[in-house]
Context: one part of a larger RNA
Order: sequence, then structure tokens, then C1' cells
RNA sequence: UGACGGGGGCCCGCACAAGCGGUGGAGCAUGUGGUUUAAUUCGAUUCAAAGCGAAGAACCUUACCAGGGCUUGACAUGCCGUGAAUCCUCUUGAAAGAGAGGGGUGCCUUCGGGAAUGCGGACAUAGGUGGUGCAUGGCUGUAUUCAGCUCGUGCCGUAAGGUGUUGGGUUAAGUCCCACAACGAGCGCAACCCUCAUGUUUAGUUUCCAUCGGUUAGUUUGGAACCCUGAACAGACUGCCGGUGAUAAGCCGGAGGAAGGUGAGGAUGACGUCAAGUCAUCAUGCCCCUUAUGCCCUGGGCGACACACGUGCUAAUAUGGCCGGGACAAAGGAUCACGAUCCUGCGAGGGUGAGCUAACCCCAAAAACCCAUACUCAAUUCAGAUUUCAGGCUGCAACUCGCCUACAUGAUGCUGGAAUUGCUAGUAAUCGCCAGUCAGCCAUACAGCGGUGAAUUCAUUCCCGGGACUUGUACA
Repeated sequence: UGACGGGGGCCCGCACAAGCGGUGGAGCAUGUGGUUUAAUUCGAUUCAAAGCGAAGAACCUUACCAGGGCUUGACAUGCCGUGAAUCCUCUUGAAAGAGAGGGGUGCCUUCGGGAAUGCGGACAUAGGUGGUGCAUGGCUGUAUUCAGCUCGUGCCGUAAGGUGUUGGGUUAAGUCCCACAACGAGCGCAACCCUCAUGUUUAGUUUCCAUCGGUUAGUUUGGAACCCUGAACAGACUGCCGGUGAUAAGCCGGAGGAAGGUGAGGAUGACGUCAAGUCAUCAUGCCCCUUAUGCCCUGGGCGACACACGUGCUAAUAUGGCCGGGACAAAGGAUCACGAUCCUGCGAGGGUGAGCUAACCCCAAAAACCCAUACUCAAUUCAGAUUUCAGGCUGCAACUCGCCUACAUGAUGCUGGAAUUGCUAGUAAUCGCCAGUCAGCCAUACAGCGGUGAAUUCAUUCCCGGGACUUGUACA
């Protein structure tokens, strides 16, 4: 100087407390361990692995296994020979491939040849999701959006080093004020950026309003006040008033205001830490394989199942489930697409194919909610696992191993032990909608969107984590 302390005092955080809802018990979905297996490819393992890489494993993907094949190779550059290429048919085969036959000559040209491309040959070499993340770059997690981490000059000290960065206040903040052998500065904080909340100006089509039409669709006409959309600006700064404070920084209350003290949310992540993670995104040193650890194909596996753990979904109901009727969103996506309407089917779906390259048409029904009927506390008109049979869709292909529909079947479950977790306001809880990936889908995931909409915070004693000060140390 650090690190550590079941040392001290100070401060902060959904850290405790106060509340609301969960997990841990059940069924199922999914990931992991273990076990099994020819293979169950690989990586991630306290917080910071485990609905993670994977924004989608039937084939492909695919890296794994079995079998069948290839060896200048699926891919790149260079050399030689030959045929332009594309194409068609047959045999064999699970396919990859192997064998045979047919047809056929274009472009440029200095007529030598060349370009592009196929096949064959020899070698330089290709190739490797093989190893090492403890050789690395890049990227990422983490404490942490915590308030810290340093430098120049000066001063102090023999030096390591200290000072500044400490002290008194204050702040979300090393934020600001005052004091001070320090005076300044840098990376962080804050602000500058994006979205939301108010207004003004401007622009009005596909939007909006009125009119016409009225069953609707829509069109005509007129307009841009309103709604909305796009752009540009204004607005919030402790600016004003009172109190308090040290005449400071600030804090408390108030006014005005759409918004008040960082307005709400996001993006933004200092120096360094964990030899943290990733050689399987990519790049890359070294090592290793080279008729195989490379490459092609078929089938299987990644989906196994005594069990253990994590994350979720659905429930156990009457503040409810079933049936009928009625209402209100936002944000997205779409031309190999979205697909209205009509017909058909109990339904999934099928047929038809209007419109739309989209503020126009479509996906699209929002659901909780409201009205109304019966149900009356029961393993039930709760819940839906499992299973039989019958269908539909995608796709060469649905057995291993897809999704959906109808009839039937009706398991466990009556609120969960020890323990443990999220959340402070448009939040929790609850209710639906949509995108990406995608032929289809194992999505209950993930990323967004809106609807309804709470309770509680006495206080910092205690638990956990963090910050700075001080003290102790057989630690470095």
C1' cells in the first nucleotide's frame, strides 16, 4: 500500500421489514445430470450453467453411429490432354455412384488459338465442427449503471509511498459548496441521442369531418376545425414565492403548469477482477490426421428412461366453468405471400379466387368485460393427462419422430414440508394480440404490443450485497 475480521461508527440497494403473487406437492412441456445405447454429436456447471448456444433436429440441418462408396478430392490456384456446355434413353444399385447408347455445336479470333465449361492425368497442395479459450485476436458475462480509477507539476518522506481523492455539509453520483500544501487535468457521473407525455406552425392521402347513398359496401361533392400521421419548433431550468441552512451547495412547502425537482422508459457499461465463457460464428500460433480425424450417400441417433435438479404451462372453480347475445385496442406481417366473399363439411379442412406491392385490401375473432339461461359445493356441467377408433394438412417421405379435428375414455390433483423467489405504479396480478425462425411444427419458449388494474413501505435492529472513513493483523 492492499486484502481480510463472527472490529467500530456512517451511507445505499425489493437487502430486510410492510404487502401482493408465486416456486417447492399434482399432470404435462422443456433444458440438464445420471443411466442406457452402435450412436444417444459438441459446448455451457454457485450467484454469472440448466425454455442456455438452438430466431424452430422427420430427410436436410448434423458435427454422432452402422453400412455402401471416393482419394488432387464436395471447394481454391497453377500445368498437360481431350470434348464446347446444356440434353435424352437403358442396365445395375437403398442411394451415392458405376456401366452403355444417342443427339448436338454456339461466342470471340491476327485462323495459331482464346473465353466459359465438362471429363481424364501427374504433382504442388486442398480439407479437418480434430486438440489446446491455460498460446491468442475479436466478442460476451460478472460485481455494476456501483461511483469510482488515475495523471502532470508542486509539497512531504531515506525509500516503498503519501498528499491531491481527506475534513464539515449535500447529492442518485469523486454531484455541488466551504475549508485545507496543494493547483490543475483525464477516463467515468451528468448532459448531448431515441421513444412516450403538452402545445404551436406546416402538410392533408389511403386518414378525419360533413354531404349523397342508405341494408352494407362504397362513391359523388365540399372541407382540413377536430382525430390522426409526417416534419420543424416551443416547453422544465430549483426559473418564481415562503421557510430552513453558514449570506453556500442544497433541502422542505407552495404557485403556475400537460409535465417538478434525474418527468417515465431505453440506448449508453470507467480502470481493472474472475488464467470467467467462446479454437463449434469468425480469425489465428503450435500440435495432430492425409486411401483418413478429409469427402459423398442410405438408414438410424441427437426424441432412449429406474431416477435427481432447474425453468415454465394447465389446474384444483362459484370473484367460477358451460351455452347464447353485445362492446372496446395497440403494435406487427404479407406477392412462390396474405387471402375476403360464396358453396361444402359437426370440425380440422376442401373448392372458388374479389382485393391488396398495403394509413386503402387481407391476416383479424381481440380476450378478460357487459346482458341473459340452467349448474349449487360434489372429484362435480371442476380439471384435463392417458388411450381406442375415424379423419384433415404440410411435405419425396409423418413407423422410429409432426401439427390439427371429431366421437369416446376421464388419471393425478381439493392450495403444497423444510426451504425459496419476483415486484414500489400504469408497477404486481390478470387478459388476450402479433412478429421472427419457419414447407410443416413439437412455441406452454423467446422478442414485442396493448386491455383491466391493486396492496404496502413503521423503520434500518437483524439477513445478503456494495461504497467511503477508521482500527487490528502470525496474510501478500
Predicted 3D model of a 476-nucleotide part of an RNA (small-subunit ribosomal RNA, 3' major domain) from Nicotiana undulata. The organism belongs to Nicotiana, within Eukaryota. Rfam family: Bacterial small subunit ribosomal RNA. The full RNA is in RNAcentral, with records from SILVA. The prediction has a mean pLDDT of 81.